[in-house]
C1' cells in the first nucleotide's frame, strides 16, 4: 500500500410501526420517536428486477366510464449487479 477474512474497542447506519395543518397525481419521499437488522444498510444509480399512471398509443368491454398491454415521467437501492469513497485490531 493493496486484497481478503474474523474477533474486539471506539464508533455509524436504522427495518416495521407511530406521528406530522410536510412533499407528491401516484409509487414514494421527508422530519421527529422507534430498533427488525446491517462491514459498506457510506455515495452513485450502470446494466436488470418490482411498484406508479398525471400523460400518449393500441386492445377490450357492461362504451363521457372502467379494465388491459406499451411508451413514457417517475419511484426503489435495506431486490440484485456495476462504479466509487471509508473506520480499527490481526494474519
Nucleotide at each position: 500500500u493493496g486484497u481478503u477474512u474474523u474477533u474486539a474497542a471506539g464508533g455509524g447506519c436504522a427495518a416495521a410501526c407511530c406521528a406530522c395543518u410536510c412533499c407528491g397525481a401516484a409509487a414514494g419521499g421527508g422530519u421527529g420517536g422507534g430498533a427488525c437488522g446491517c462491514a459498506a444498510a457510506g455515495c452513485u444509480g450502470u446494466g436488470a428486477g418490482u411498484c406508479u399512471c398525471u400523460a400518449u398509443c393500441a386492445g377490450u368491454u357492461u362504451u363521457u366510464g372502467g379494465c388491459u398491454g406499451a411508451u413514457g415521467u417517475g419511484a426503489u437501492u435495506g431486490u440484485c449487479u456495476g462504479g466509487u469513497u471509508g473506520c480499527a485490531a490481526g494474519a
A computed fold for a 91-nucleotide RNA from Pelotomaculum sp., annotated as c-di-GMP-I riboswitch aptamer.
Model confidence (mean pLDDT): 79 of 100.
Rfam family: c-di-GMP-I riboswitch aptamer. About the family: GEMM was predicted in a large-scale screen for bacterial structured RNA regulatory elements.
It was read from a public genome assembly, where an Rfam model found it.